[in-house]
Context: one part of a larger RNA
RNA sequence: UGACGGGGGCCCGCACAAGCGGUGGAGCAUGUGGUUUAAUUCGAAGCAACGCGAAGAACCUUACCAAGGCUUGACAUGGAGGUGACAGGCACAGAGAUGUGCUAUUUCUUCGGAACACCUCACACAGGUGGUGCAUGGUUGUCGUCAGCUCGUGUCGUGAGAUGUUGGGUUAAGUCCCGCAACGAGCGCAACCCUUACGUUCAGUUGCCAGCAGGUGAGGCUGGGCACACUGGAGGGACUGCCGUGGAUAACACGGAGGAAGGUGGGGAUGAUGUCAAAUCAUCAUGCCCCUAAUGUCUUGGGCUACACACGUGCUACAAUGGCGCGGACAGCGUGAAGCGAACCCGCGAGGGGGAGCGGAUCAAGAAAAAGCGCCUCAGUUCGGAUUGCAGACUGCAACUCGUCUGCAUGAAGUUGGAAUCGCUAGUAAUCGCGGAUCAGCAUGCCGCGGUGAAUACGUUCCCGGGCC
Numbered sequence: 001u002g003a004c005g006g007g008g009g010c011c012c013g014c015a016c017a018a019g020c021g022g023u024g025g026a027g028c029a030u031g032u033g034g035u036u037u038a039a040u041u042c043g044a045a046g047c048a049a050c051g052c053g054a055a056g057a058a059c060c061u062u063a064c065c066a067a068g069g070c071u072u073g074a075c076a077u078g079g080a081g082g083u084g085a086c087a088g089g090c091a092c093a094g095a096g097a098u099g100u101g102c103u104a105u106u107u108c109u110u111c112g113g114a115a116c117a118c119c120u121c122a123c124a125c126a127g128g129u130g131g132u133g134c135a136u137g138g139u140u141g142u143c144g145u146c147a148g149c150u151c152g153u154g155u156c157g158u159g160a161g162a163u164g165u166u167g168g169g170u171u172a173a174g175u176c177c178c179g180c181a182a183c184g185a186g187c188g189c190a191a192c193c194c195u196u197a198c199g200u201u202c203a204g205u206u207g208c209c210a211g212c213a214g215g216u217g218a219g220g221c222u223g224g225g226c227a228c229a230c231u232g233g234a235g236g237g238a239c240u241g242c243c244g245u246g247g248a249u250a251a252c253a254c255g256g257a258g259g260a261a262g263g264u265g266g267g268g269a270u271g272a273u274g275u276c277a278a279a280u281c282a283u284c285a286u287g288c289c290c291c292u293a294a295u296g297u298c299u300u301g302g303g304c305u306a307c308a309c310a311c312g313u314g315c316u317a318c319a320a321u322g323g324c325g326c327g328g329a330c331a332g333c334g335u336g337a338a339g340c341g342a343a344c345c346c347g348c349g350a351g352g353g354g355g356a357g358c359g360g361a362u363c364a365a366g367a368a369a370a371a372g373c374g375c376c377u378c379a380g381u382u383c384g385g386a387u388u389g390c391a392g393a394c395u396g397c398a399a400c401u402c403g404u405c406u407g408c409a410u411g412a413a414g415u416u417g418g419a420a421u422c423g424c425u426a427g428u429a430a431u432c433g434c435g436g437a438u439c440a441g442c443a444u445g446c447c448g449c450g451g452u453g454a455a456u457a458c459g460u461u462c463c464c465g466g467g468c469c
Stems, first nucleotide, its partner, number of pairs: 008469006015460002019424005026316008034307002042053002064302007073125001077124002079121006088103006106115003127291002130289003136285002138280003141276001143274001148187006154163003167178003193268004198236001200234005207226001212223003239262001242256005318417001322376005335364002339358002344353003383414001388409007430452007
C1' cells in the first nucleotide's frame, strides 16, 4: 500500500423479508459422472462445467474402434520423362475404396513448341482434430453495468508512499453542490446510437363505404379517393422547463399543474484499470516437442444412441379454475424458388393426387388459451399418458443397430412431493399458442414473437454478494 476479521459506522442489489410459481418425489427428454465396451472420439469442472462447444451423430458429419487399401500421398509449390486429354458411359471382380477390359475424347500454334490435365521417377516437402491454453496471439466467461481505476504539475514524507479521490450534503452513478494544499486532466458514469410509447409533415398497388357510383349468394369485388388505420422517411416532444414546500440563498428531495409520456419514461447495444497462470493449441493463427510404410490418407461396417446406478437442466402430469364433444372469434415477429404451396378430389389420420398464385405489405402456411352450449361428479376416473403389439405414412442410396409421424389396441408410475433449493417487482411472474436458425428427415432445446394477465414489498435485525470511511 493492499487483502482479511464470527471489529465499528454509512449505503446498495429479487440479498433477505412480503408474495406468486416452481425444482427436490413420478414417467419421459436431454447433458454429465460412474460403469461397461473393440470403440463407447475430444473438450467444459463451485458460483462462472453439466438442453455447454453441438443453430440439428442413420451414411456423411467423425476426430473413436474393427477390417481392407495407398505411400510425394486426399491437398500446395518446384525438376525430369511419357501420354493426349481429364471427366463421362458400359461390363466384370470386390463390402467398398479400388482394380481390369471396352467405348468415347482437348485448346492455341510461326508446327519448333506452348497452355492445361493425367501417369511415372527422384527429392525438397506435404499432412497430423498428435502434446503443451503453465510458451503465445486472437476471442470469451466472471466479479459487474459494480462505481470505480489512474495521470501531469504542485505540496507533504529520509523512504515505501500520501494528498488530489478524504470531509458536510446529494445521486442510479468519483452524479452534482459546498468546503479543503491542492490545481487540472484521462479511462469509466451519463449523453450521443437502435427500438418502443404521442402528435405533425411528406408519400401511397396495404386499408376505407369514411363520402360517391357500379356490382355480388357473400366479399374493397370494380371505378374512384388518401380522410382514417397502417407502412417508412423527416422533424417535433421531456428539460426538474413551470408552481409550491423543505434544504445552506446550493446540489437535490417531496407534492402539484399541464402532458401521450415526469424526474435516467420502458427495453437494448455499450463492459474502465484489473482478478481468477479462469476457458479455448479441436474455429483460426502460432513457438517448441513428437509421428513420417504412420499419430498421415481412402473405404466398408460399427461406435459417439451401451446401463446396476448418482447428479444437473427441462417436458408431461397427478385433475373439476379441470377433461371431452360441438360450435366458432381475435395476433405479432418472421419464412418461402432444388422453395412456400391454395381451391378441388382420395384417405379415420399421418399423408397422397392436384397444381392456381407468389422471389411476395399483393400469393401460401386454419393461432391457441379465452367467451358460448352439452356430458363427466371426485374415482387411479371420460385424470394421466409411459410401455408394448399390430397396421400404415414421409424423408432419404439406405430407417436392424439408430429417424419422425399416424390409426387401432394396451393402458404403467403418479393423489402435489423429506432435508434442501431456484426464478420473478409489471405488461413482469404465471399461462397460451406462433415463427425462425440449424436442417433431406428429425426440437420437450435455443433465439425471437404476440394473446390472456396477477399477488406482494412493513422494512434492512438476519443470510449472500458488492461499494465508501
Predicted 3D model of a 469-nucleotide part of an RNA (small-subunit ribosomal RNA, 3' major domain) from an uncultured bacterium.
It matches the Rfam family "Bacterial small subunit ribosomal RNA".
The coordinates come from a structure-prediction model, not an experiment, and the mean pLDDT is 84.